The RNA shown here (transfer RNA) has 72 nucleotides and comes from a Halobacteriovoraceae bacterium.
Its Rfam family is "tRNA". It is annotated as a transfer RNA. Rfam links the family to the GO term triplet codon-amino acid adaptor activity.
The source organism's lineage runs through Bacteria, Bdellovibrionota, Bacteriovoracia, Bacteriovoracales and Halobacteriovoraceae.
It was read from a public genome assembly.
Parts: sequence; C1' cells; structure tokens
RNA sequence: UGGGGUGUGGCGCAGCGGUAGCGCAGUUGACUGUUAAUCAAUUGGUCAGGGGUUCGAAUCCCCUCACCCCAG
Repeated sequence: UGGGGUGUGGCGCAGCGGUAGCGCAGUUGACUGUUAAUCAAUUGGUCAGGGGUUCGAAUCCCCUCACCCCAG
C1' cells in the first nucleotide's frame, strides 16, 4: 500500500429493511440459622464515528477510525 473479516448493554453473542433481544454479571425481593444455590421482579445499549439511499436503516451504499487475517 492492496484485499478480506470483525466492531451491538459491564462481559460473551443473536438480530440480515419495520420502534434491539438472549445468556452471564448487577440491583431488589422471596427462600435459608448464615452464605451459596434456586425462584420472582428489575436497571442498563439511540448498534465504532460521520454522510447518503429509503416512508422507515444495527441491517443497503460511501468515507473515516480501531483490531485481526492474507498478499506485496
């Protein structure tokens, strides 16, 4: 320098045009002599950043950034 991949709650991931979800973690309560486990409820993300297309974008297009892989 060129090509490809990844980027979504604190962490690991799903979502592939129609108002973002699961597990773990956190908080509160129940249970227990206590802790843990279990059960119930609940908080938390404007989707890496910017622009565009569209009635509507995490999702499609362009640019940028970070990381990984390949080529030179």